Context: one part of a larger RNA
RNA sequence: GGAUGAACGCUGGCGGCGUGCUUAACACAUGCAAGUCGAGCGAAGCACUUAUGAUGAUUCUUCGGAUGAAUCAUUUGUGACUGAGCGGCGGACGGGUGAGUAACGCGUGAGUAACCUGCCUCAUACAGGGGAAUAACAGUUAGAAAUGACUGCUAAUGCCGCAUAAGCGCACAGGGCCGCAUGGCCCGGUGUGAAAAACUCCGGUGGUAUGAGAUGGACUCGCGUCUGAUUAGCUAGUUGGUGUGGUAACGGCAUACCAAGGCGACGAUCAGUAGCCGGCCUGAGAGGGUGAACGGCCACAUUGGGACUGAGAUACGGCCCAGACUCCUACGGGAGGCAGCAGUGGGGAAUAUUGCACAAUGGAGGCAACUCUGAUGCAGCGACGCCGCGUGAGUGAAGAAGUAUUUCGGUAUGUAAAGCUCUAUCAGUAGGGAAGAUAAUGACGGUACCUACAGAAGAAGCCCCGGCUAAAUACGUGCCAGCAGCCGCGGUAAUACGUAUGGGGCAAGCGUUAUCC
Numbered sequence: 001g002g003a004u005g006a007a008c009g010c011u012g013g014c015g016g017c018g019u020g021c022u023u024a025a026c027a028c029a030u031g032c033a034a035g036u037c038g039a040g041c042g043a044a045g046c047a048c049u050u051a052u053g054a055u056g057a058u059u060c061u062u063c064g065g066a067u068g069a070a071u072c073a074u075u076u077g078u079g080a081c082u083g084a085g086c087g088g089c090g091g092a093c094g095g096g097u098g099a100g101u102a103a104c105g106c107g108u109g110a111g112u113a114a115c116c117u118g119c120c121u122c123a124u125a126c127a128g129g130g131g132a133a134u135a136a137c138a139g140u141u142a143g144a145a146a147u148g149a150c151u152g153c154u155a156a157u158g159c160c161g162c163a164u165a166a167g168c169g170c171a172c173a174g175g176g177c178c179g180c181a182u183g184g185c186c187c188g189g190u191g192u193g194a195a196a197a198a199c200u201c202c203g204g205u206g207g208u209a210u211g212a213g214a215u216g217g218a219c220u221c222g223c224g225u226c227u228g229a230u231u232a233g234c235u236a237g238u239u240g241g242u243g244u245g246g247u248a249a250c251g252g253c254a255u256a257c258c259a260a261g262g263c264g265a266c267g268a269u270c271a272g273u274a275g276c277c278g279g280c281c282u283g284a285g286a287g288g289g290u291g292a293a294c295g296g297c298c299a300c301a302u303u304g305g306g307a308c309u310g311a312g313a314u315a316c317g318g319c320c321c322a323g324a325c326u327c328c329u330a331c332g333g334g335a336g337g338c339a340g341c342a343g344u345g346g347g348g349a350a351u352a353u354u355g356c357a358c359a360a361u362g363g364a365g366g367c368a369a370c371u372c373u374g375a376u377g378c379a380g381c382g383a384c385g386c387c388g389c390g391u392g393a394g395u396g397a398a399g400a401a402g403u404a405u406u407u408c409g410g411u412a413u414g415u416a417a418a419g420c421u422c423u424a425u426c427a428g429u430a431g432g433g434a435a436g437a438u439a440a441u442g443a444c445g446g447u448a449c450c451u452a453c454a455g456a457a458g459a460a461g462c463c464c465c466g467g468c469u470a471a472a473u474a475c476g477u478g479c480c481a482g483c484a485g486c487c488g489c490g491g492u493a494a495u496a497c498g499u500a501u502g503g504g505g506c507a508a509g510c511g512u513u514a515u516c517c
Base pairs, nucleotide, nucleotide: 001517002516003515004514006513007512008511009510010509013389014388015387016386017385018384019382020381021347026345027344028343030342031341032340035089036088037087040086041085049080051078052077053075054074055073056072057071058070059069060068096300097299098298105225106224107223108222109221110220111219115217116216120213121212122211123210124209125208126207128162130160131159137152138151139150140149141148142147168193169192170191171190172189174187175186176185177184178183198205199204226272227271228270233263234262235261238260239259240258241257242256243255244254245253275297276296277295278294279290280289281288282287302323303322304321305320306319325336326335327334328333353379355378356377357376361375362373363372364371365370392422393421394420395419402413403412404411405410426458428453429452430451431450432449436444461506462505463504464503465502466487467486468485472501473500474499475498476497482489483488
């Protein structure tokens, strides 16, 4: 000099764009953050509301009847709507945090002749015919509750057989081609095994099998990736082989047996520290430092362990067990997990609103209408940062007054002020008023922006002045009080302390502290 997710002191007008718990991965009141589909199901039951049809009664209309209108009741049918339930898809995305991890975790470059892939796209082939349940519901019943138990009834795109099998899996044997060992590809044969679901507003939407693609993922390897030798030896599923099991798949991944190997001064093991990277800061560069925000990967979700479901699971707002903690209890037993968005306590030098909206972008479900979305878009708070603008412009010498100083003549403040003449950026008042999104729909927002109005009005501080280093005098103090980044200043004339005047620097900031180059 530059930089910062900064903090502290003094000060503080406006706007735009960013950014804001670096500490206790401490504990959390409250609300919200993942739902959706009635075009799968009960010609469902219950509950709610409403429309309509039918029947009856009453009232009005009329002289009377018919008709019509209104109200009430009953009944069954139809249609719409809401919650619960079965079923499907989604809750593995999106959002948070950095505790752990020195590791194929990350980065980079390869590999799989060892793999999986819901939704999506393309292609081929198919969808025949049956069955048994169960929730909801009803009844009985246990419990304070959470939650159950028993009996009975019912449906499906829920579940289970049967049929079919071009293609597919498995087994057996054959032929051809190829290769890098295990092998790979192609051809045809025999046996054997496994599928399906319908709905519809008639426009469509779905189902099954196989192949290909796309996307996403799993695994393997080369190289790179902090410090310590005041850590020198480490290792028993350990290193390799065979068989078997397991996995989507290779593999000591697991197991039985066999062999005795494997790693290490090119630093094993142990200990400490740490998420990694694109980047960011600095520097002429080489380097050094760093990993907030944004993007990629990884890991975690109160602590530890476990599996289930599923195309896919570290399953944050799923399940089970154990631990700690908090809450409820009728003491028998139960409930909970903000490192989601707000917010609270605590810790700390220190870090924001219990806001608005799904209008846009994106996501989930749905044929759609649409619903949900603290993702996201916006607004609020903070000079926390960067950028821009303003706090007026011109004129004005009696060089006013005041203040400071003085050699008492003057000098400085100083065109500075006053006065005169103007202007209106920002702020203010009033009126109009977008784009963003269009077939329609605007949270932002009566915002941005435009026009008019009035009046210099409402808007300047902070640090420094001995040298480094731009800027000096007076008074007070008297090695005291104090200053200080370094040298150093202060013991009676201190340009270095304190105050005043003047000056210098930067400016809505200025200084200090901390950290990095």

This is a predicted structure of a 517-nucleotide part of an RNA (small-subunit ribosomal RNA, 5' domain) from a metagenome.
The prediction has a mean pLDDT of 81.
The full RNA is in RNAcentral, with records from SILVA.